[in-house]
Molecule: SAH (S-adenosyl-L-homocysteine) riboswitch aptamer
Organism: Paractinoplanes globisporus DSM 43857
RNA sequence: CCGGCCGAGAGGCGCUGCAACGGAUCUUUGAGUGAUCCGCCACGCUCGGCGGGAGCUUGCUGACGCAAGGGCGCCUCCUGAUG
Numbered sequence: 001c002c003g004g005c006c007g008a009g010a011g012g013c014g015c016u017g018c019a020a021c022g023g024a025u026c027u028u029u030g031a032g033u034g035a036u037c038c039g040c041c042a043c044g045c046u047c048g049g050c051g052g053g054a055g056c057u058u059g060c061u062g063a064c065g066c067a068a069g070g071g072c073g074c075c076u077c078c079u080g081a082u083g
Stems, first nucleotide, its partner, number of pairs: 001053002004050006010076006018044001021039006043069001
C1' cells in the first nucleotide's frame, strides 16, 4: 500500500436516486465496449482489532489517545443549555 473477516459509529419508518449489481434490448462477424429500459439501491464511508498478500529497509520496545462524517422528511431514545 492492497484486499478479507470481526466490532463500533443510539434506533425505527418513509421518499427520491448516482455508482455497483441483476435482467432485457440495441450496436458488433462475434467477443469486448458502448447505449437504452426495468429491477434493486442512502454505512458504498470512517475508526479500531485480527489475519493474508505486495513493496521498502535502521529496527525493537513502551506509553498515551481513539474521533469525524453519511440526500430529504418524520418519529423514538440519550446528553447538555435556555425559557